[in-house]
RNA sequence: GGCCUAAUGUCGAGAGAUCGACAGCGGGGGACCCGACCUCUGGGGUGAACCGUCCGCGAGGACAGAGGGCUUUUCUUGGGCCCUAACCCGUCAGCUAACCACGUAGGCCUUAGCAAGA
Numbered sequence: 001g002g003c004c005u006a007a008u009g010u011c012g013a014g015a016g017a018u019c020g021a022c023a024g025c026g027g028g029g030g031a032c033c034c035g036a037c038c039u040c041u042g043g044g045g046u047g048a049a050c051c052g053u054c055c056g057c058g059a060g061g062a063c064a065g066a067g068g069g070c071u072u073u074u075c076u077u078g079g080g081c082c083c084u085a086a087c088c089c090g091u092c093a094g095c096u097a098a099c100c101a102c103g104u105a106g107g108c109c110u111u112a113g114c115a116a117g118a
Base pairs, nucleotide, nucleotide: 001109002108003107004106008023009022010021011020012019013018024104025103026102028100029099034094042092043089044088045087046086050065052063053062054061055060066084067083068082069081070080071079074118075117076116077115078114
C1' cells in the first nucleotide's frame, strides 16, 4: 500500500498489559398474522465451505456438479490462479413488530500489474 472477513473508526482511563463508552458493520433470540406436521434416524446456528458417483478395513483419495475468492478504476462476458474449512448451542429455537442479550477476531500478499465491450 493491498487481500479474505461483520471484524472498522472516534473518545476516555492506565506507566504498560489492558479496560470502558459511542458510532459503524455483522449475526442470534423473540408476537399477532402467515406457515409447517416435524420431534433418537435428535434438532439447530455461524460460514462459500454443499449434493452425488467410484476406490479404500479405515484415515483418506479420485471424478463430476454446485457454491465462494483473487486478477483492469468499476460493471459484464471471457481467460488465468485458488478455496470448498473450522467451530458453536445442548434436547431447544419456522417467520417475526416492539424488545433482549451478543460479535467486532484471525490469517495473508509485495513494485509488478490479463482480453474485450460499456

Predicted 3D model of a 118-nucleotide RNA (c-di-AMP riboswitch aptamer (ydaO/yuaA leader)) from a soil metagenome. The coordinates come from a structure-prediction model, not an experiment, and the mean pLDDT is 85. The RNAcentral record of the sequence draws on MGnify. It matches the Rfam family "c-di-AMP riboswitch aptamer (ydaO/yuaA leader)". Rfam's curators write: This family represents a conserved RNA structure found upstream of the ydaO and yuaA genes in Bacillus subtilis and related genes in other bacteria. Of the family's consensus pairs, 92% are formed in the model.